A computed fold for a 1485-nucleotide RNA from an uncultured rumen bacterium, annotated as small-subunit ribosomal RNA. RNAcentral holds the sequence, with entries from ENA and SILVA.
[in-house]
RNA sequence: AGAGUUUGAUCAUGGCUCAGGAUGAACGCUAGCGGCAGGCUUAACACAUGCAAGUCGAGGGGCAGCGGGUUGUAGCAAUACAAUGCCGGCGACCGGCGAAAGGGUGAGUAACGCGUGAGCAACAUGCCCGAUACUGGAGGAUAGUCGAUGGAAACGUCGCGUAAUACUCCGUAACAACAGAGACCGCAUGGUUUUUGUUUAAUAGAUUUAUCGGUAUCGGAUUGGCUCGCGUCCCAUUAGGCAGUUGGCGGGGUAACGGCCCACCAAACCGACGAUGGGUAGGGGUUCUGAGAGGAAGGUCCCCCACAUUGGAACUGAGACACGGUCCAGACUCCUACGGGAGGCAGCAGUGAGGAAUAUUGGUCAAUGGCCGAGAGGCUGAACCAGCCAUGCCGCGUGCGGGAGGACGGCCCUAUGGGUUGUAAACCGCUUUUGUUGGGGAGCAAUAAGGAGCACGUGUGCUUCGAUGAGAGUACCCAGCGAAUAAGCAUCGGCUAACUCCGUGCCAGCAGCCGCGGUAAUACGGAGGAUGCAAGCGUUAUCCGGAUUUAUUGGGUUUAAAGGGUGCGUAGGCGGAGCUUUAAGCGUGAGGUGAAAUGCCACGGCUCAACCGUGGAACUGCCUCGCGAACUGGAGUUCUGGAAUGCCCCUGCCGUGGGAGGAAUGUGUGGUGUAGCGGUGAAAUGCAUAGAGAUCACACAGAACACCGAUUGCGAAGGCAUCUCACGAAGGGGUGAUUGACGCUGAGGCACGAAAGCGUGGGGAUCAAACAGGAUUAGAUACCCUGGUAGUCCGCACAGUAAACGAUGGAUGCUCGCGGUUCGGCCGUUAUGGUUGUGCCGCUUAGCGAAAGCGUUAAGCAUCCCACCUGGGGAGUACGCCGGCAACGGUGAAACUCAAAGGAAUUGACGGGGGCCCGCACAAGCGGAGGAACAUGUGGUUUAAUUCGAUGAUACGCGAGGAACCUUACCCGGGCUUGAAAUGUACCUGACGGGAGGCAGAGACGCCUUCUUUCUUCGGACAGGUAUGUAGGUGCUGCAUGGUUGUCGUCAGCUCGUGCCGUGAGGUGUCGGCUUAAGUGCCAUAACGAGCGCAACCCUUCCCGCCGGUUACCAUCAUUAGGUUGGGGACUCCGGCGGCACUGCCACCGCAAGGUGUGAGGAAGGCGGGGAUGACGUCAAAUCAGCACGGCCCUUACGUCCGGGGCCACACACGUGUUACAAUGGGGGGCACAGAAAGCUGGAUGCCGGCGACGGCAUUCGAAUCAUUAAAUCCCCUCCCAGUUCGGACUGGAGUCUGCAACCCGACUCCACGAAGCUGGAUUCGCUAGUAAUCGCGCAUCAGCCAUGGCGCGGUGAAUACGUUCCCGGGCCUUGUACACACCGCCCGUCAAGCCAUGAAAGUCGGGGGCGCCUGAAGUCCGUAGCAGCAAUGCGCGGCCUAGGGCGAUACCGGUGAUUGGGGCUAAGUCGUAACAAGGUAGCC
Repeated sequence: AGAGUUUGAUCAUGGCUCAGGAUGAACGCUAGCGGCAGGCUUAACACAUGCAAGUCGAGGGGCAGCGGGUUGUAGCAAUACAAUGCCGGCGACCGGCGAAAGGGUGAGUAACGCGUGAGCAACAUGCCCGAUACUGGAGGAUAGUCGAUGGAAACGUCGCGUAAUACUCCGUAACAACAGAGACCGCAUGGUUUUUGUUUAAUAGAUUUAUCGGUAUCGGAUUGGCUCGCGUCCCAUUAGGCAGUUGGCGGGGUAACGGCCCACCAAACCGACGAUGGGUAGGGGUUCUGAGAGGAAGGUCCCCCACAUUGGAACUGAGACACGGUCCAGACUCCUACGGGAGGCAGCAGUGAGGAAUAUUGGUCAAUGGCCGAGAGGCUGAACCAGCCAUGCCGCGUGCGGGAGGACGGCCCUAUGGGUUGUAAACCGCUUUUGUUGGGGAGCAAUAAGGAGCACGUGUGCUUCGAUGAGAGUACCCAGCGAAUAAGCAUCGGCUAACUCCGUGCCAGCAGCCGCGGUAAUACGGAGGAUGCAAGCGUUAUCCGGAUUUAUUGGGUUUAAAGGGUGCGUAGGCGGAGCUUUAAGCGUGAGGUGAAAUGCCACGGCUCAACCGUGGAACUGCCUCGCGAACUGGAGUUCUGGAAUGCCCCUGCCGUGGGAGGAAUGUGUGGUGUAGCGGUGAAAUGCAUAGAGAUCACACAGAACACCGAUUGCGAAGGCAUCUCACGAAGGGGUGAUUGACGCUGAGGCACGAAAGCGUGGGGAUCAAACAGGAUUAGAUACCCUGGUAGUCCGCACAGUAAACGAUGGAUGCUCGCGGUUCGGCCGUUAUGGUUGUGCCGCUUAGCGAAAGCGUUAAGCAUCCCACCUGGGGAGUACGCCGGCAACGGUGAAACUCAAAGGAAUUGACGGGGGCCCGCACAAGCGGAGGAACAUGUGGUUUAAUUCGAUGAUACGCGAGGAACCUUACCCGGGCUUGAAAUGUACCUGACGGGAGGCAGAGACGCCUUCUUUCUUCGGACAGGUAUGUAGGUGCUGCAUGGUUGUCGUCAGCUCGUGCCGUGAGGUGUCGGCUUAAGUGCCAUAACGAGCGCAACCCUUCCCGCCGGUUACCAUCAUUAGGUUGGGGACUCCGGCGGCACUGCCACCGCAAGGUGUGAGGAAGGCGGGGAUGACGUCAAAUCAGCACGGCCCUUACGUCCGGGGCCACACACGUGUUACAAUGGGGGGCACAGAAAGCUGGAUGCCGGCGACGGCAUUCGAAUCAUUAAAUCCCCUCCCAGUUCGGACUGGAGUCUGCAACCCGACUCCACGAAGCUGGAUUCGCUAGUAAUCGCGCAUCAGCCAUGGCGCGGUGAAUACGUUCCCGGGCCUUGUACACACCGCCCGUCAAGCCAUGAAAGUCGGGGGCGCCUGAAGUCCGUAGCAGCAAUGCGCGGCCUAGGGCGAUACCGGUGAUUGGGGCUAAGUCGUAACAAGGUAGCC
């Protein structure tokens, strides 16, 4: 210090989440020791039991109990009993002091409660210290005790007698109190001092004679009381509150001031600087966090406050309205004899309960401290210790060194081997903290009484001696033993350090966020390994941080959340220039205070540390005093620059009211006139023969103002447009006469405020919500059409909102330029001029901005004021309040839910967006398909099986270029199990095997007979058998893969380097213009080049030349039936090398590239034709069944062999083809002309036989030699439009051939039979020239063939293209986008289902508070005529007040509630298609 997460990617906005620290914690797993600290956060819930406040006999009377003494009785004694306060002491009692401290808790309290700083001239203060004075006299009671008596008890009642440091009275008396007078002083009341008068006190108490006490007054110290300034949580959906309320006079009361209380008088007082009300809460020192500013907290320790079962009250006292006191009331618990009583752990332990959760019914007063006491001493759950708990912090240990065959085992791998665990272990050596055994053993202790000594005067001080240790035989030390007694937890996808295997298969599960898991999971579970921390480690909860995500430090508001619709203006905030003054702010110096502890620094003590001690700085604050005067503020004075006024000129759709006008529309009346009008994409509803529409004339009505008109003008905004008049306002320019800062902004407030709407009264032509009808449509409550009412218009009165927008608040100043324009002024050479203002508009520099963009009219640089924002949804909703006639408006949440929502820009993709262009894409043509029969493939169905794959284009005569067996993967049946084939090792055998034959069997296979049978260098080779490791699998996954292929598409695209631009994604280049088949080229150009594609190079074809001629050829010569032969080397042809074509030439157009042409030339002309060649990529496209390959699965079977069957099934549907429907034809006869390819298990000729398929014989060709003849065409004959001399399916018969075998299930031949079909619906396919169409020939596979298929070859040989509007596909540019799985996208609302929180609701339940009335305990106070007492006084009685109780009404808050409203989430369902593209009616408010 940052990181993850919105996107395909980017920047910015913005939320969520993480890494850190902390805790009085809890939970899970684990656990050796010590030190120091901490330990009911919940029920201020209820409490059994014990303890927590007593002490003094040196105050008193006394004497129960204890001990002692004395006396007596029994008795010699021991001993027992009795008496005796005689002594030590002492229960209870009177009295004194203490009990108001210490200890606990945080309920209440938002307050002078706390903190801080002041004040009291308005106060008190026991014990302590200092000073002065005094301590005289008298008296009456009372408890205890005793007697009597009530009660269960608690507790009383009566009577006799009695003491005191208990109580009362008298005397004395001032520096005290009060009153008067004088003087002095201060800070308002007032204070100090002098004097006079009046008033008021006490115990001679105790004793060991040394002291301790008592009273009064003054002073001090300490502690307290009261008052004030400032600070001190949230809610304004709490805005008004208040009657003792605010003040005064006079009293009462108090220690003291005060409405603290009372009578009377006045009507004040508090509040937007937040009163009142509600909620929450003890406050501070401090603690945690943070760089700090801040934020959060207030446990332990210290200070203050409050409380003590709840509420009230006083008494005593120096002090209380009192935790372990009293009285009363309430609730609760307990005892009871039922009459009545007792109690208060928020003291220490402890119990129950609550809770996730928090300890022992321990020891000691040894130390420190407290109370009492003269003291000894007593008491002390304060305190000091111990116990329990890893609750925290700190420290220590679980060993150290050596040790590689890098052991065994585990895990992993590319697996004869390697890696890792890992120097880790074993093993060797060493040490002993801890542990254990034994031994020693602290400090904490200072002194008290008392003794001795010294100093000064009793007394005090000093020195010395001097009892005392709970913790504890603990800490610590020494010795022995022995590596011995001691490691876990979490994590390992990213953030975030750390990776593999197995299991699982969207299951089980994980998860802080993003997200993992659907068969190869580093994310689940286990294992191995690793990482982090370590006696702990993780999780959960909470706080701060990160979060500059509430922004003072330190944010924003055009579009992300956010500028109020606009103006006027109150409070407030801010404010021009000069001079003088002041000193509040400000600065500086000094003083006081800021407790200690804590934190920081230094030093020191426990072995170190934590912890502790000492010292320092600090405590950023508050108060007081002095000084300063720049700035802000206050006061005074002056100025003109801001502002305003006057005067002159000008401008405009500025406002209000009145008057006037024409066009259009509709209606009415009349005329002319006849059949339609109107409306639409097309129609219909509607109007019209009762005369519409059209047209002419006249009249009426209401509303709006064409052209001018604009990028114009005016206004604060909303808004404002015919002409004219009146009134009013505003702005600008000029002038520099007047005032002299009069200014800016503006919370509340007031006013204005489009359209729609509301009330009321008018008006009503047009248009037109609602509504009606007609269309459209699947529907059409819409879009379109015909009608049509509110409304639209006017007056008055409401309403108060808009995407009220520049999505941009107002004001002032400053900061480059260019251009246009409105309205003024000045100059002027009159120009389209210059200049100075004022508005409006466009471009732009710097700068700003996330970017788009803004840019003197800022979104720049600054100042001032106001308003507003803080993730999305819920929601501008609910509740409350305010306003409104209503509609509704203003203000304005929460629960719950999501990890995003949103902005700008980028690249794509898409659009029923645009532009340009191309393609048999359309169009123009030719021929087909879709109808028939058959062939073939597919779906479906069937089946034991009909093996599998391919499925829009890009599957369907496809894998298959040959399924009768085989193939074959499928089914049935029968066999085999190292296996049908390959191979390693070990052992055994020398056979196994092969040939021939036979038997059984469907065959595989099994059995039998016979013949044959090894080699060797003796290691072995070879073969077989057995065992074992391997095998084998057309089993699964093409979504794990390689390779190959289809398609977009032979479309023209796809990229890179460097540079440049941009924060960046990215852009540029590759865009633009022209051109091209082409990103082909040229020009232009922040780009310059390059690569993969295009083209070319390759093959083939077309022309020519050269070379070479056999099997090809034959012009010339000879020969023949025949290039058959001799011969020839010309031609054709073969096949090798070259040439040719390049817009090169001409004309025109063009800058060029290039284009055009009946052009020339040429065999060929603008790429000459065809082929091969397929960029980056897309479709998780196809193929695990061609092959290869990861993983998974089977192993007497999912392997393998054999026989048979099936892949050929058949109601049906589709694709691709063949043959036809006929005369451009069928049949018969005659005749002509190819190319390519293959051929020995082969191709064939000839001859013979057969009608033929074919068979036999001879012959030829491993081939430019043989086969070898094309068919359509052409010629002749026939058929005459018909289901035919068309068509040939199907069927019957007879055959041929291949093959082990043609039944399922072959082809071919002949004869016979002769089906459908007469040109094919919607729709659809191919083709642009040697093409379509048509005709035949060949080849592969192959024994044969279901081939009409596929791949080739040649023959004959067309038609048409105006053109690019439309359909389909594609390319480039541009535009919009809410799409990016990319339009087969995204996405909205109702309804249905489940869950969740919430509003309303007849009611109902509860809570706290106030109000009124009634009642009213205890108690203070007041009164008092009765009673007691000598009196003081008390009792009784009455009154005031009041806790509590009762009744009543009211408001508030909360719970619950049949039902009801919307909202959120959910795997998915229903209906539509609203939005995003022109989203198919632009969208939105």